[in-house]
């Protein structure tokens, strides 16, 4: 000085599904709250397979949709570059 892997932080890309509908409520474009039917899967969470083994631990982009979400914002798993720390390796 450069690598490799974990965590954060900062830019960048980021899918999917009613701008549905009934009441109220606000300065009435449109936003907010309570509900009613439809759906979504990529925050989070649950779930268990294979392997140890027959206690138990324990995955996922799979699965269920408890939460979250279905114009735009927002958030987003996940990819990428940059910085900082921590191992590790040379």
């Nucleotide at each position: 000085a450069a690598c490799g892997a974990u965590g954060c932080a900062g830019c960048a890309g980021g899918a999917g599904a009613g701008a549905c509908u009934g009441c109220c409520c606000g300065a009435c474009c449109c936003g907010g709250g309570c509900g009613g039917c439809g759906c979504c899967g990529a925050a989070g969470g649950g779930g268990a397979a294979u392997c140890g083994c027959c206690c138990c631990a324990g995955a996922a982009a799979c699965u269920c949709u408890c939460a979250g979400g279905c114009a735009a914002a927002a958030g987003g798993a996940c990819u990428g570059c940059u910085g900082c720390a921590u191992c590790g390796a040379c």